[in-house]
Context: one part of a larger RNA
Molecule: small-subunit ribosomal RNA, 3' major domain
Organism: uncultured marine bacterium
RNA sequence: UGACGGGGGCCCGCACAAGCGGUGGAGCAUGUGGUUUAAUUCGACGCAACGCGAAGAACCUUACCAGGUCUUGACAUCCUGAUUUUGGUUGUUAGAAAUAACUUCCUUCAGUUCGGCUGGAUCAGUGACAGGUGCUGCAUGGCUGUCGUCAGCUCGUGUCGUGAGAUGUUGGGUUAAGUCCCGCAACGAGCGCAACCCUUAUCUUCAGUUGCCAUCAGGUUAUGCUGGGCACUCUGAAGAAACUGCCGGUGAUAAGCCGGAGGAAGGCGGGGAUGACGUCAAGUCCUCAUGGCCCUUAUGACCUGGGCUACACACGUGCUACAAUGGCAGUGACAAUGAGCAGCGAUAGCGCGAGCUUCAGCUAACCUCAAAAAUCUGUCUCAGUUCGGAUUGAACUCUGCAACUCGAGUUCAUGAAGUUGGAAUCGCUAGUAAUCGUAGAUCAGCAUGCUACGGUGAAUACGUUCCCGGGCCUUGCACA
Numbered sequence: 001u002g003a004c005g006g007g008g009g010c011c012c013g014c015a016c017a018a019g020c021g022g023u024g025g026a027g028c029a030u031g032u033g034g035u036u037u038a039a040u041u042c043g044a045c046g047c048a049a050c051g052c053g054a055a056g057a058a059c060c061u062u063a064c065c066a067g068g069u070c071u072u073g074a075c076a077u078c079c080u081g082a083u084u085u086u087g088g089u090u091g092u093u094a095g096a097a098a099u100a101a102c103u104u105c106c107u108u109c110a111g112u113u114c115g116g117c118u119g120g121a122u123c124a125g126u127g128a129c130a131g132g133u134g135c136u137g138c139a140u141g142g143c144u145g146u147c148g149u150c151a152g153c154u155c156g157u158g159u160c161g162u163g164a165g166a167u168g169u170u171g172g173g174u175u176a177a178g179u180c181c182c183g184c185a186a187c188g189a190g191c192g193c194a195a196c197c198c199u200u201a202u203c204u205u206c207a208g209u210u211g212c213c214a215u216c217a218g219g220u221u222a223u224g225c226u227g228g229g230c231a232c233u234c235u236g237a238a239g240a241a242a243c244u245g246c247c248g249g250u251g252a253u254a255a256g257c258c259g260g261a262g263g264a265a266g267g268c269g270g271g272g273a274u275g276a277c278g279u280c281a282a283g284u285c286c287u288c289a290u291g292g293c294c295c296u297u298a299u300g301a302c303c304u305g306g307g308c309u310a311c312a313c314a315c316g317u318g319c320u321a322c323a324a325u326g327g328c329a330g331u332g333a334c335a336a337u338g339a340g341c342a343g344c345g346a347u348a349g350c351g352c353g354a355g356c357u358u359c360a361g362c363u364a365a366c367c368u369c370a371a372a373a374a375u376c377u378g379u380c381u382c383a384g385u386u387c388g389g390a391u392u393g394a395a396c397u398c399u400g401c402a403a404c405u406c407g408a409g410u411u412c413a414u415g416a417a418g419u420u421g422g423a424a425u426c427g428c429u430a431g432u433a434a435u436c437g438u439a440g441a442u443c444a445g446c447a448u449g450c451u452a453c454g455g456u457g458a459a460u461a462c463g464u465u466c467c468c469g470g471g472c473c474u475u476g477c478a479c480a
Base pairs, nucleotide, nucleotide: 001480002479004476005475007474008473009472010471011470012469013468015464016463019428020427021426022425023424026320027319028318029317030316031315032314033313034311035310042053043052064306065305066304067303068302069301070300073129077128078127079125080124081123082122083121084120087106088105091102092101093100094099109119110118111117131295132294134293135292136291140289141288142284143283144282145280147278152191153190154189155188156187157186158167159166160165171182172181173180197272198271199270200269202240203239204238205237206236207235208234211230212229213228216227217226218225243266246260247259248258249257250256322421326380327379328378329377330376338369339368340367343362344361348357349356350355387418392413393412394411395410396409397408398407434456435455436454437453438452439451440450
């Protein structure tokens, strides 16, 4: 000087408390451990691994295993030789395919000194080399997590100290903040804080189609449907607006704090992006790049099939429930974000349904995908039930060469556990929690996951003694 203390003081945070809803019990989904296996590819392991890499394992992916194959190689450059192009395509035979042999049809180079001479392409050969998701994240770059959006981390000059260092950065107030004010052997400065950026909340101006419809007219069973208009909504560009600016109180006449006015909004208005010096030899050599080491007829490459989906069990994260604030049947409004041409697919018809047929419109403010909970009416009357839907049987639908291992969905039948969950433990302070649906990425198909979007919409916070984490000052110290 730091770190540490079941030392002290001050302060903060859904840290506790006050509340609401969960997890831990059940079934299922998913990840992990373990076990098993020919293989169950690899990585990630307290917070900060475990619905994580993976925004989607039937083949492919795929890195794993078994078997069948190749060896200048699936991919790149160079050298030598041959051909002159070549590229696509049909079929036959063998085979699981890779591959091998044969074959049909279409198309067929450029320049040229007319010399296969140059370039290009294909085949063959030779070796230089290719190739490696092989090892080392404790050799590395890059990227990322975490403390933590915590308020800190430093420097120049000066001063003090023999020096390590100190001072500044401490103190009195204040703040979300090393934020600001005052004081002070310090005076200044940098990286952080804040602001500048995006979005949302109000208004004005401009613009008015694909959006909108107040007024006027026309038309319809009905509808901005048509003329017309841009007032309104909305869209999207430019502005305005909030600054403790105004008033009162308080404070040290300061910084600020408390209350009020006006205002769409008030003291950082809400949300996002933004992550200082550094810590954890944190994570990643399997995104990529890369040093070193290793393999080179194999640790490289191709293919078929299998595996990553196993299952006594243990844990994490979720979904669905255990019901009457509910289930079922009918009725029935109202969103926002988005996506769409190998696509979204209306309407009409068929099917109990998944879906099928048909094709309109739309490269989209134009067309399409396209709401649910809520509401109202009826029924069920507290039961393992008209709760719950696992499991199993049968019949189908869709995608796709192909759903056996191993897809999703539908209908009929079946109707398991489960009656609110021990110790323990998690999230959340407002349009939040809870609850309801919608969209998107990935994607042929597959979502209870993820990322967004809107609808309905609470309770509670006395307070900081205690638990956890953090900041500042101070003290002890057998630690560095």